[in-house]
RNA sequence: CUUAUCAAGAACGGCUGAGGGAAUAGGCCCUGUGACGCCGUAGCAACCGGUACCGAUGUAACGGGAUGUCAGGUGCUAAUUCCUACUCUGCCUUCAGCAGAGAAAGAUGAG
Numbered sequence: 001c002u003u004a005u006c007a008a009g010a011a012c013g014g015c016u017g018a019g020g021g022a023a024u025a026g027g028c029c030c031u032g033u034g035a036c037g038c039c040g041u042a043g044c045a046a047c048c049g050g051u052a053c054c055g056a057u058g059u060a061a062c063g064g065g066a067u068g069u070c071a072g073g074u075g076c077u078a079a080u081u082c083c084u085a086c087u088c089u090g091c092c093u094u095c096a097g098c099a100g101a102g103a104a105a106g107a108u109g110a111g
Stems, first nucleotide, its partner, number of pairs: 001111006011041005019030003024085004042077003047073002049070004053064003081105001086102006
């Protein structure tokens, strides 16, 4: 940089010791009943991978994707990516507010 997904799911222990929830702002929340981080164990999930299956073939290599299965490589285990911010649409006389769609940014996988 490209692409797919992001409303579901899954926690305890040890160390540490004050902040944390990506960044900016606002909100809201978690936190000395120990946050964040690191380590261990357990778990969740099924992106890649294995396998079943299907196609073709030379019972191969190879290809496929609706589905099942395993869990090797990652990932994840407060709150929708915690919510809002930018654009559009609808409700509303307007403001405020609410709802929906998208963008941007971000996270993770694969390349």
Record summary: Predicted 3D model of a 111-nucleotide RNA (SAM riboswitch aptamer (S box leader)) from a soil metagenome. Rfam family: SAM riboswitch aptamer (S box leader). Rfam links the family to the GO term regulation of gene expression. Model confidence (mean pLDDT): 80 of 100.